[in-house]
């Protein structure tokens, strides 16, 4: 220096291909149930998607640049 993969909830991760306004499990609270605790059964709250700009009625998703992370040629 190129080429490719990744960033989304406290943690792991879906959702991107094809634009129409964000989910799931762990995990936090609350309640029920227990003599009580655990476990189990209801609910609730928690991200406007790495950053910055673009095109578009409308972006996590499409275009540019940049930042970290991983791999990969030289």
């Nucleotide at each position: 220096g190129c080429c490719c993969c990744g960033a989304u909830a406290g943690c792991u991760c879906a959702g991107c291909c094809c634009a129409g306004u964000a989910g799931a499990g762990c995990g936090g609270c609350u309640g029920c149930c227990u003599c009580g605790u655990a476990a189990g059964c209801a609910g609730c709250a928690g991200g406007c998607c790495g950053c910055g700009g673009g095109a578009u009625c409308a972006a996590a998703g499409c275009c540019c640049g940049c930042u970290c992370g991983a791999g990969g040629c030289u």
This is a predicted structure of a 74-nucleotide RNA (transfer RNA) from a Nitrososphaerota archaeon. Rfam family: tRNA. From the family's description: Transfer RNA (tRNA) molecules are approximately 80 nucleotides in length. Rfam links the family to the GO term triplet codon-amino acid adaptor activity. The prediction has a mean pLDDT of 83.